[in-house]
RNA sequence: UAUCAAGAGAAGCGGAGGGACUGGCCCGAUGAAGCUUCAGCAACAGAUUGUUUCAAUACUGUGCUAAUUCCAGCAAGGUGACCUUGAGAGAUG
Numbered sequence: 001u002a003u004c005a006a007g008a009g010a011a012g013c014g015g016a017g018g019g020a021c022u023g024g025c026c027c028g029a030u031g032a033a034g035c036u037u038c039a040g041c042a043a044c045a046g047a048u049u050g051u052u053u054c055a056a057u058a059c060u061g062u063g064c065u066a067a068u069u070c071c072a073g074c075a076a077g078g079u080g081a082c083c084u085u086g087a088g089a090g091a092u093g
Base pairs, nucleotide, nucleotide: 001093002092003091004090009038010037011036012035013034017027018026019025021073022072023071024070039065040064041063044061045060046059047057048056049055050054069089074086075085076084077083078082
């Protein structure tokens, strides 16, 4: 600095935790985290190609594969149990 309302799983090992933090609310022995293998999604960077301000490929380097970044956490507005918008924090390039 850009994006974050989409998309994408199984097996083996492992054994009780995990979803960043706090509060909720969820996921988990019909096996959590983590590690390994294969598979997949995406298109940020490099690379290649084309009709070369723009597109395509998915080769390489990442990243990712429960829930809107799961929701809220600060501020403003909405006659306010709740909703909307913008920040902050976080994640990835």
The prediction has a mean pLDDT of 84. This is a predicted structure of a 93-nucleotide RNA (SAM riboswitch aptamer (S box leader)) from uncultured Exiguobacterium sp. It matches the Rfam family "SAM riboswitch aptamer (S box leader)". Rfam links the family to the GO term regulation of gene expression. About the family: The SAM riboswitch is found upstream of a number of genes which code for proteins involved in methionine or cysteine biosynthesis in Gram-positive bacteria. NCBI's taxonomy places the organism under Bacteria, Bacillota, Bacilli, Caryophanales, Exiguobacterium. The RNAcentral record of the sequence draws on MGnify.